The RNA shown here (transfer RNA) has 73 nucleotides and comes from a bacterium. The coordinates come from a structure-prediction model, not an experiment, and the mean pLDDT is 83. It matches the Rfam family "tRNA". The family's RNA type in Rfam is transfer RNA. Rfam links the family to the GO term triplet codon-amino acid adaptor activity. It was read from a public genome assembly.

[in-house]
RNA sequence: GGGCAGUUAGCUUAGCUGGGAGAGCGCCGCCCUUACAAGGCGGAGGUCAUAGGUUCAAAUCCUAUACUGCCCA
Numbered sequence: 001g002g003g004c005a006g007u008u009a010g011c012u013u014a015g016c017u018g019g020g021a022g023a024g025c026g027c028c029g030c031c032c033u034u035a036c037a038a039g040g041c042g043g044a045g046g047u048c049a050u051a052g053g054u055u056c057a058a059a060u061c062c063u064a065u066a067c068u069g070c071c072c073a
Stems, first nucleotide, its partner, number of pairs: 001072007010025004019056001027043005049065005
C1' cells in the first nucleotide's frame, strides 16, 4: 500500500426483510439472612465510532473518514 471483518450500556454482545434500541454479567434500592453469599422483586445506565447522503422514517441502505483485528505484498 491492497483485501476482508468489526465498532451498539461499565464489560461481553444480539438486533433477520428499514418503523419497539435489547440480553447476560456488573452497578443501585428493597425483600430474605444474626450477618455475608446465593435467591426473589424493582431501577438507573445508550451522541448505535464520526460526518454526509437516500428515505415519510436509518443501528440497519450508500459514500467518506477514524479506530481495532486478520490476510496478502